[in-house]
Context: one part of a larger RNA
C1' cells in the first nucleotide's frame, strides 16, 4: 500500500414540550402491594394515598369572572378556553450521551543489578626524572647561625604504559554501535581508579550544581487504579429516491475560530392581506450648485488703526500687518440663500404571486470578487472598513473570455444523429462570410505604458497672398552724399557709444549674417526680368511614429494576416444542458370522474452545500399464517435474461450440502471508502 472482517446519535428517566394515534370525558389516572399462570415475564383483582384538570389575579393580606397598578381610571398588565392516561415519533434536559484523541491531576504500589552520593570490606597504579625537610662530615663564627660536600627521598611535582577520562578532527549517521570506530589529546600517589556487599524513593532521593541523574524514560520515574478525566479543538460518522432550501448580519457575551436571542431556511396549523407597476399626496437637505451665514483663500481700489521698519528737522511719504467697505475671481465631511434624481411613507387602481400570525426542527455568526458611492492607505495592493437586502461564486453545471470560483451569456427533471437563438464569433488549427458598401492605417500599429516630442498621413474651419502674375528657383540690380559722427593704433554698413537723415531710383537698411588687422570680398532685406497656378499661416480633429532595457525564438492561443487590422453601416450564417418540437417521469394547484386513493384533463414547476420535510430498499432476530427444500436450502462463482427512477428484486447455470423464503406485525449491536482507524492476510 491493497484486500477482508470489525468500526460512530444509543440506552435510561414516576423529567419537560410538540405532533400523530388510541381509551375515557357523567373529568382522567392509579403507585407501592396482593392473587394466579406456561414465572428475569404475563394476566387479573383490589388498592384514591397521590398527580393533572375544573379560576384567575396580587409581593401579600385578600378579592374573585375578574384581579392588579393608582388619589383616580382616562390608560395599562394578566385573566374570563377540557382535559387526562397510554403508545409511537421528534427535540430538550440529567447521565460517558455520536465515535476516537491529549498534555495533565490524584491515590496505592514497584524500582539505586543503569546512574548520583554515602557506608563497610578488598584490589590496582611498568619504567624513567626532579631532588624538599631532616641527617653526617668539613669550613667560618664569640654565639645565634651560615657556607660547601655527601646522605636523604618529600610532592593534589615532571615524562610516560596499564588504568581512567572524553579536548580536536575525521568517519559513521536505514551505523559494527539508539553515541561506536580511527588518528591525535588530558590525568596517571591522587579531591586517583576499581571489585563485592549495603543505604538514601518520587509532594521524594542524589547532586564539586548541568534542571544533572534516579533501569535507552525526568521542570518531577515506572506501574495499576480514580477513568469512558476534560477537550468552546482536529479528524471521522456507513442504503436509495422525491420536495423546499439558507447564512457568513445585529445586539449581548472574561467575547472575538465559542455561545444566547433576533434575522434568513424548512414542516404543520390558522388567516386574508403583502410585494411589484402606475397615479396622487407628503417630509427631507444628499448629488449638484452657491457664497446669504461659519470658516478658508487670491488680486485690486478707497479709508482707518495703532504697532513695526526705511527716509525726513517736522509735516509727511514709502513698505509691512490688521480692520471696514467696494470690485473681480475662488474653496469646504463636520458652511448653506438654494436644491434634484432615486429612495422612503400613505392612499387608490391593476396584475400576479407572495405576505402575516402561532407552533415543531434547524443550520448560519471566518465570507470572496465584480460594479457603484465613501472612510483608512500613496484617489498603492488579488489591501482594509462600511453602504447599495445590487450581481455572481459560496451552494451552479453548460457556452464565451487560449487556459482562468467571483467577468459576459445562460440557470442542467429524463430521452432524441430534430428546429432556433444569446454572449461571442465566421482564412487554417476550429462550427460558421477569404460577405457587401464607405473610409483610415504602412507602424505587423493591430498583438503592453506616461510626461514630452513629431514638415508621417487623412479630415474640418478661419485668415493672408495670387493672371495688375503669387510661392519656389534662376538672371540682373542691391547705388550716391559717406570711410555718418564719436571712440580708436585702425573702426570704412557689420568691437563699442550716439544719431539713423538726405539724394538717385524699378529697388536698395547710417545695414540682417559670414568675412578683413583695417579695407576688400560673399550673401540678405528690397527691386526688375524669366516662368505660369496655386501658395502660405493658424486652430481643431482621426490613425500612426519616437519616447520603449531581461533573461526559451517566447510571440496575437498558434499558424499566419496589409486585412484575416481600425472606424462607420448592412445582409447572412455558426454558436449553450437557453427557447421550441416530439415522447417519458415526478411535485403542487385547479377541474372532472370515480373511488376513499386512484384515473383523466389543464396550468405552473422539478441546479443545489449546511439544513428541514416526505416516501422507500436492505440486514439480523421474535410472533402468526402460509410455502419451498437431498429430485438439493443457505452461502458462493457466473450470467449476453426479466422487473423497479433508485436502494434493490427475480430467473438460469456451476459449486455447495441443510436449511430457506413469502405475507402481516414487532424489535434493533441494521448498511463504510476515508477516522496517521482496529485486527488478520498478502
Nucleotide at each position: 500500500g491493497c484486500c477482508a472482517a470489525c468500526g460512530a446519535g444509543u440506552u435510561u428517566g414516576c423529567u419537560g414540550u410538540g405532533c400523530g394515534u388510541g381509551g375515557c370525558u357523567u373529568g382522567g389516572u392509579u403507585a407501592a402491594u396482593c392473587u394466579c399462570c406456561c414465572a428475569u415475564g404475563g394476566a387479573g383483582a383490589g388498592g384514591a394515598a397521590g398527580c393533572c384538570g375544573a379560576a384567575g389575579u396580587g409581593a401579600a393580606a385578600g378579592c374573585g369572572a375578574g384581579c392588579c397598578u393608582u388619589a383616580a381610571u382616562a390608560g395599562g398588565g394578566c385573566g374570563u378556553u377540557u382535559g387526562u392516561c397510554g403508545c409511537g415519533c421528534a427535540c430538550a434536559c440529567g447521565a460517558g450521551a455520536c465515535c476516537c484523541g491529549a498534555a495533565a491531576c490524584c491515590g496505592g504500589g514497584u524500582g539505586a543489578g543503569c546512574u548520583a552520593g554515602c557506608c563497610a570490606u578488598g584490589a590496582c597504579c611498568a619504567g624513567g626524572g626532579u631532588g624538599a625537610a631532616g641527617g653526617u662530615c668539613a669550613g667560618a663564627g664569640a654565639a645565634a647561625u651560615c657556607u660547601g660536600a655527601c646522605u636523604g627521598g618529600a610532592g593534589g611535582c615532571c615524562c610516560g604504559a596499564a588504568c581512567u577520562c572524553a579536548c580536536a578532527u575525521g568517519c559513521u549517521g536505514u551505523g559494527c554501535a539508539a553515541c561506536a570506530c580511527a588518528u591525535g589529546g588530558g590525568g596517571a600517589u591522587g579531591a586517583g581508579u576499581u571489585g563485592u556487599g549495603g543505604c538514601u524513593a518520587g509532594g521524594g532521593g542524589u547532586g564539586a550544581a548541568a534542571u544533572u541523574c534516579c533501569a535507552a524514560u525526568c521542570g518531577a520515574a515506572c506501574u495499576c487504579g480514580g477513568u469512558a478525566a476534560u477537550a468552546g479543538c482536529u479528524g471521522g460518522u456507513u442504503c436509495u429516491c422525491c420536495c423546499c432550501g439558507a447564512a457568513a448580519u445585529a445586539g449581548c457575551u472574561g467575547u472575538a475560530g465559542g455561545g444566547c436571542u433576533a434575522g434568513c431556511c424548512u414542516c404543520g396549523g390558522a388567516u386574508a392581506u403583502a410585494c411589484a407597476a402606475u397615479a396622487u399626496a407628503g417630509g427631507g437637505g444628499u448629488a449638484g450648485a452657491g457664497c446669504a451665514c461659519u470658516g478658508a483663500a487670491u488680486g485690486g481700489u478707497u479709508c482707518a488703526a495703532u504697532u513695526c521698519g526705511g527716509c525726513g528737522a517736522a509735516a509727511g511719504u514709502c513698505g509691512a500687518u490688521u480692520g471696514c467697505a467696494c470690485c473681480a475671481a475662488u474653496c469646504a465631511a463636520a458652511c448653506u440663500c438654494c436644491g434634484a434624481a432615486u429612495a422612503c411613507u400613505a392612499u387608490a387602481u391593476u396584475u400576479u404571486u407572495a405576505g402575516u400570525c402561532c407552533g415543531g426542527g434547524a443550520g448560519u455568526c471566518a465570507g470572496a470578487c465584480u460594479g457603484u458611492g465613501a472612510g483608512g492607505g500613496c484617489u498603492a495592493a488579488g489591501c482594509u472598513u462600511c453602504a447599495c437586502u445590487a450581481g455572481u461564486c459560496a451552494a451552479a453545471a453548460g457556452g464565451g473570455a487560449a487556459a482562468c470560483a467571483g467577468c459576459c451569456c445562460a440557470g442542467a427533471u429524463c430521452g432524441u444523429c430534430g428546429c432556433u437563438u444569446a454572449a461571442g464569433g465566421u482564412c487554417c488549427c476550429u462550427a460558421a462570410a477569404u460577405c457587401c458598401g464607405a473610409a483610415u492605417u504602412a507602424a505587423g500599429u493591430g498583438u503592453u505604458a506616461a510626461a514630452g516630442g513629431u514638415g508621417g498621413u487623412g479630415g474640418a474651419a478661419a485668415g493672408a497672398c495670387u493672371c495688375a502674375a503669387a510661392c519656389a528657383a534662376c538672371u540682373a540690380g542691391g547705388a550716391g552724399g559717406u570711410u555718418g559722427g564719436c571712440u580708436u593704433a585702425g573702426a570704412a554698413g557689420c568691437a563699442g557709444c550716439c544719431a539713423u537723415c538726405c539724394u538717385u531710383u524699378a529697388a536698395a537698411g547710417a545695414a540682417a549674417g559670414c568675412g578683413u588687422a583695417a579695407c576688400a570680398g560673399c550673401u540678405c532685406a528690397c527691386u526688375a526680368g524669366u516662368c505660369g497656378a496655386g501658395u502660405u499661416u493658424u486652430u481643431c480633429u482621426g490613425c500612426g511614429u519616437c519616447g520603449a532595457a531581461a533573461a526559451u525564438a517566447a510571440u496575437c492561443g498558434g499558424g499566419a494576416c496589409u486585412a484575416a487590422a481600425u472606424u462607420c453601416g448592412g445582409u447572412a450564417c455558426c454558436g449553450a444542458a437557453g427557447g421550441c418540437a416530439c415522447g417519458g417521469g415526478u411535485u403542487c394547484u385547479c377541474c372532472g370522474a370515480u373511488u376513499u386513493a386512484u384515473c383523466g384533463g389543464a396550468g405552473a414547476g422539478c441546479g443545489g452545500u449546511a439544513g428541514g420535510g416526505g416516501a422507500g430498499c436492505u440486514u439480523u432476530c421474535u410472533c402468526a399464517a402460509g410455502u419451498c427444500a437431498g429430485c438439493g436450502a443457505a452461502g458462493u462463482c457466473g450470467u449476453a435474461u426479466c422487473c423497479g427512477u433508485a436502494a434493490g428484486g427475480a430467473g438460469c447455470g456451476g459449486u455447495g450440502g441443510a436449511g430457506g423464503c413469502u405475507u402481516g406485525a414487532g424489535a434493533a449491536g441494521u448498511g463504510a471508502g476515508a477516522a496517521u482507524g482496529u485486527u488478520g492476510g498478502c
Notes:
The prediction has a mean pLDDT of 82. Large-subunit ribosomal RNA, domain II from a Patescibacteria group bacterium, 682 nucleotides, folded computationally. It matches the Rfam family "Bacterial large subunit ribosomal RNA". NCBI's taxonomy places the organism under Bacteria, Bacteria candidate phyla. The full RNA is in RNAcentral, with records from ENA.